[in-house]
Context: one part of a larger RNA
RNA sequence: AAGUAGCGAGAGUAGAGUGAGAAUCUUUACCGUCGAAAACCUAAGGUUUCCUGGGGAAGGUUCGUCCGCCCAGGGUAAGUCGGGUCCUAAGGCGAGGCCGAGAGGCGUAGUCGAUGGGCAACAGGUUGAUAUUCCUGUACUACCGUUACUCGUUUGAGAGAGGUGGGGACGCAGGGGGAUAAGUUAAGCGAGCAGCUGGAAGAGCUCGUCCAAGAGAGGUAGAUAGUCUGGUAGGCAAAUCCGCCGGACGUUUCGAAGGCUUGAUGGGGAGGGAAAUUAGAGUACCGAAGUAACUGAUUCCGCACUGACGAGAAAAGCCACUAUCGAGAGUAAAGGUACCCGUACCGCAAACCGACACAGGUAGGUGAGGAGAGAAUCCUAAGACGAAC
Numbered sequence: 001a002a003g004u005a006g007c008g009a010g011a012g013u014a015g016a017g018u019g020a021g022a023a024u025c026u027u028u029a030c031c032g033u034c035g036a037a038a039a040c041c042u043a044a045g046g047u048u049u050c051c052u053g054g055g056g057a058a059g060g061u062u063c064g065u066c067c068g069c070c071c072a073g074g075g076u077a078a079g080u081c082g083g084g085u086c087c088u089a090a091g092g093c094g095a096g097g098c099c100g101a102g103a104g105g106c107g108u109a110g111u112c113g114a115u116g117g118g119c120a121a122c123a124g125g126u127u128g129a130u131a132u133u134c135c136u137g138u139a140c141u142a143c144c145g146u147u148a149c150u151c152g153u154u155u156g157a158g159a160g161a162g163g164u165g166g167g168g169a170c171g172c173a174g175g176g177g178g179a180u181a182a183g184u185u186a187a188g189c190g191a192g193c194a195g196c197u198g199g200a201a202g203a204g205c206u207c208g209u210c211c212a213a214g215a216g217a218g219g220u221a222g223a224u225a226g227u228c229u230g231g232u233a234g235g236c237a238a239a240u241c242c243g244c245c246g247g248a249c250g251u252u253u254c255g256a257a258g259g260c261u262u263g264a265u266g267g268g269g270a271g272g273g274a275a276a277u278u279a280g281a282g283u284a285c286c287g288a289a290g291u292a293a294c295u296g297a298u299u300c301c302g303c304a305c306u307g308a309c310g311a312g313a314a315a316a317g318c319c320a321c322u323a324u325c326g327a328g329a330g331u332a333a334a335g336g337u338a339c340c341c342g343u344a345c346c347g348c349a350a351a352c353c354g355a356c357a358c359a360g361g362u363a364g365g366u367g368a369g370g371a372g373a374g375a376a377u378c379c380u381a382a383g384a385c386g387a388a389c
Stems, first nucleotide, its partner, number of pairs: 012030006031386004039366003045346002049344001050074006059067002079140002081342004086117002091112003097106003121138005141338004146333006158325002163321004172307003177301003182295005188209006210267002214262003222254002226249007234242002271286002309312001352361002368380004
């Protein structure tokens, strides 16, 4: 320079409280903002920022009794969620090997590697802070093993590959059907209210009108060629399996989503609502109704069907087969066991990436009502905020 520029999109007002001190902290009432978001869940990333008690030097573009700041204490609980003890893709590494003066490069067998495949848990409650993890109830998976029964030891129960075959196993566009989620309405059902100020006991007003996994029965929509048997040069050995060539019988075999029953004499539920103060009240505790009709998904059945060309992963789990092993094995119901890591909190943001509490950027899921073609737009619900002069 100069007490100048600036104080970073934006709505607050009043009362009460606390305090040395209040426009800024707490709380109440009103007002306002968002509402395909400025709500909720979650990946990455951050790494304690979470909760409680205390503090006010500095940070906070003002203030500050407040805070994502400082101090102290506390908080993340899993057989089933995500990852590993399973599988492979691109890609990486790579025994031998090839190449190179060397360093090293390439690469077979193999071994790693999810953004994919496989794999068993749901509902409710609870804390100041965690919950599919704790608790309650009801389940499921793998393994162990007691009892009972059954079968078997060369007339072979059973197991069974690192091998063989099946399966897993797949793209895109389009339209229709079935169903559910969700929503709306109700002279249905239940609870509460009826007063201030003229009217209002009526077709009044307000609110609420639910529930999973699992198990069971049924066999709908649909899809579809199978079953038995003879032979066999193929599937790197073998095969009763698959394939191929015959024969017989044949229309019945598989079977969604969802619904129904159960789970549930349970949970939740509008509302009602204590006692007690030394220990946190709308707490403990009690608890009604739960139907019908309509609308209807971008979700599920399901890439199922149709179409076209650009012709749309792999491997394991799984099923079958033998090679081989072979003396114990199987079924059911009690009972038992179940490892490691993550789990707090933010997550369109004041906690991530932007030097900042920065008008920028940031993958996925849920995403209600009125009007509307609509996830546009406007107004609202649940919920969240009023942006730090």